[in-house]
RNAcentral holds the full RNA, with entries from ENA. This is a predicted structure of a 269-nucleotide part of an RNA (large-subunit ribosomal RNA, domain VI) from Desulfamplus sp.
Context: one part of a larger RNA
């Protein structure tokens, strides 16, 4: 900008785009075949590789500060606790996320049209002959069938709802100028996100849990400090499954989404 009014949902599918693999085993059957060795074809069923998807409940990796542990030196006056730098100092763990080596899933079948081919009826050409006429069968291929994206498919489609019903003046009309009005809806703007380079996209905006705090739980870590007993001490016991604990999962307007602005009109060639 279009799609002949302006929105806001829900959709048809033109036509694109993806994906298509494949072994081994058991059965049919040690059957048909074969003189033996040997060995099927159709039919049934099992479990694999590779390859793609999705996901994180398990199994794990990561997890730059979430918990402990611990050198060296500094700083908080000292003692103890702490706190800084040393690759995160180092060194054992780990929440969410994200991820594979983990988990689950997928390709089948079944349908029409056909290539080679193999066939029926059958003449030219009294015979044959799968083709001239006419009817079958056939491929991992092709066409749908599966997934996905799709109305700029300009032939611009459908369905449902929701919105706007003043006036004056010039003019032949078109149409132009003032006034009045300003609608659904949508957009800046601000609180965010398992969405994301920006944009887009989804959530929300006080009629309100959207983000941060508080708060309760969870999950990690692994018995904090403080006191008190025990031991010359080092350290050990108790208080104490102590403290602490990101991103998780509820709730609670305490903060902050405030204030406010644009745009889109007037019934539609």
């Nucleotide at each position: 900008c279009g799609u002949a009014g302006g929105a806001u949902a829900u959709u048809u599918g033109a036509g694109g785009a993806g994906a298509a693999c494949u072994g081994u085993u058991c059965u049919u059957a040690g059957u048909a075949c074969g003189a033996g060795a040997g060995g099927a074809c159709c039919g049934g069923a099992a479990u694999g590789g590779a390859c793609g998807a999705a996901c994180c409940a398990a199994u794990g990796g990561u997890g730059u500060u979430c918990c402990u542990g611990u050198u060296g030196u500094u700083u908080u006056g000292c003692c103890a606790a702490a706190g800084g730098c040393a690759u995160a100092g180092c060194a054992g763990g780990g929440u969410a996320g994200c991820c594979a080596a983990g988990u689950u899933c997928g390709g089948u079948a079944a349908g029409g049209a056909u290539a080679a081919c193999c066939g029926c009826u059958g003449a030219a050409a009294g015979c044959a002959u799968c083709u001239a006429a006419g009817c079958g069968g056939g491929a991992a291929g092709c066409c749908a069938a599966c997934u996905u994206c799709a109305a700029g498919a300009u032939a611009a489609g459908a369905u449902a709802u929701c919105c706007c019903a003043u006036u004056u003046g010039a003019g032949a009309a078109a149409u132009c100028a003032g006034a009045c009005u300003a609608a659904a809806g949508a957009c800046c703007c601000c609180u965010u996100g398992a969405a994301g380079a920006c944009u887009a996209c989804a959530a929300g905006g006080u009629a309100g849990a959207u983000a941060g705090g508080c708060u309760g739980g969870g999950u990690g870590u692994g018995u904090a400090a403080u006191c008190g007993c025990a031991g010359u001490a080092a350290u050990g016991c108790g208080u104490u499954a102590a403290g602490c604990u990101a991103a998780c999962c509820g709730g609670u307007a305490c903060u902050a989404a405030c204030a406010g602005g644009u745009c889109g009109u007037g019934a539609g060639g």
The coordinates come from a structure-prediction model, not an experiment, and the mean pLDDT is 88. Its Rfam family is "Bacterial large subunit ribosomal RNA".